[in-house]
RNA sequence: CGUUCGGUUUUCUAGGGUUCCGCGGCGGGAUUUCGCUUUCCAACGCCGGUCUGGUCCAAGAGAAAACGCACGUGCGGCAAGCGCGUGUACACGGAGGGACAAAAGCCCGGGAGGA
Numbered sequence: 001c002g003u004u005c006g007g008u009u010u011u012c013u014a015g016g017g018u019u020c021c022g023c024g025g026c027g028g029g030a031u032u033u034c035g036c037u038u039u040c041c042a043a044c045g046c047c048g049g050u051c052u053g054g055u056c057c058a059a060g061a062g063a064a065a066a067c068g069c070a071c072g073u074g075c076g077g078c079a080a081g082c083g084c085g086u087g088u089a090c091a092c093g094g095a096g097g098g099a100c101a102a103a104a105g106c107c108c109g110g111g112a113g114g115a
Stems, first nucleotide, its partner, number of pairs: 007067006015057002020054002022051001023048005028041003068088008090110001092113001096108003
């Protein structure tokens, strides 16, 4: 100075926020009381994720499975193909930007950079 392969999908998880649901608060009504108060409750509106949760998003460097791929092997007018087994490793990483309601180990991205 140059090179850089590392498959796809699904279901999840760490993690993530707040559309919707739920939950909590405020506003309301009824009841009781002379009054403060007590008890109960529907709709709607606003606020809260510094609300456990459901829905939702979710990992290249998290999990599992299926398919795929490679090799071996058996079957098969030894042709197409089918079955079985094994393997599918390794992996530090910003800042910034992007999407959906929003955020993120999502996407840019196994990128820049580092080793």
The RNA shown here (Guanidine-I riboswitch aptamer) has 115 nucleotides. Its mean pLDDT, the model's own confidence on a scale to 100, is 82. It was read from a public genome assembly, where an Rfam model found it.